[in-house]
Formats: sequence, C1' cells, structure tokens
RNA sequence: UGGGAGGUCGUCUAAAGGCAGGACACCUGGCUUUGAACCAGGCAGUGGUGGUUCGAGUCCAUCCCUCCCAG
Repeated sequence: UGGGAGGUCGUCUAAAGGCAGGACACCUGGCUUUGAACCAGGCAGUGGUGGUUCGAGUCCAUCCCUCCCAG
C1' cells in the first nucleotide's frame, strides 16, 4: 500500500430500521460483631463526520483504530 473482517457501559454480550437491554465489576442501602456471600436500588455505552429515512447501533460514503491475508 491492496484485499477481507471487526469497533455497543470499566469488561463480556444482546438488540433482523421502531423505548439501547442483560451479566460481571463499581457505588449506595439492607443483612452481619466485622468482612464475604445474599437481597434491594443506582451509575454507566453504540469510534468520528456526513448521507438515506417519519425514524439509524442497524443501511450508504469517508476518516480513525484493531485483527487476518498478500506484496
């Protein structure tokens, strides 16, 4: 550089164009002599910019990053 695949809470993982959800972690409270475990609640995310659409995590273009193949 060319071709291909991928990018969603801190991590892992859903959402076949229609409310972005779950688990773990973290925080708060309960329980406990304390801690762990357990129970209840909370915080937190679609890589960037444009386009299509009534509506985009999803479709299109481009850029960035990661992986694979080729040179």
Transfer RNA from an Ardenticatenaceae bacterium, 71 nucleotides, folded computationally. It matches the Rfam family "tRNA".